[in-house]
A computed fold for a 91-nucleotide RNA from Candidatus Segetimicrobium genomatis, annotated as c-di-GMP-I riboswitch aptamer. The model forms 100% of the base pairs in the Rfam consensus.

RNA sequence: CGCUGCUCAGAGCAAAGCCGUCGAAAGACGGUGACGCAGAGCUACGGGACUAAGGCGAGCGAGCGCUCGCGACGUCCGCCGGGCCGCCAGC
Numbered sequence: 001c002g003c004u005g006c007u008c009a010g011a012g013c014a015a016a017g018c019c020g021u022c023g024a025a026a027g028a029c030g031g032u033g034a035c036g037c038a039g040a041g042c043u044a045c046g047g048g049a050c051u052a053a054g055g056c057g058a059g060c061g062a063g064c065g066c067u068c069g070c071g072a073c074g075u076c077c078g079c080c081g082g083g084c085c086g087c088c089a090g091c
Base pairs, nucleotide, nucleotide: 002091003090004089005088012037013036017032018031019030020029021028022027035078041084042083043082045081046080047079048076049075050074055070056069057068058067059066060065
């Protein structure tokens, strides 16, 4: 340096649920809690998924407005792939 995660060590992260805060929502953050994780570290770059406030279109309505559809500029790296960096061990 490469491959692998059978074995060792010391650590690390923390799903769902619950509480609080933020947000239109998806979701995020903090606490609690452990389902799991050898990259469950970072990065929305490709695919994918979620949401739809504002916007556009349609319908309804006297009107304030309501409903439906479209659609990321929002979100997810604990869906897959790529990129960057990295622990231990074996070969």

Lineage of the source: Bacteria > Bacillati > Candidatus Sysuimicrobiia > Candidatus Segetimicrobiaceae > Candidatus Segetimicrobium.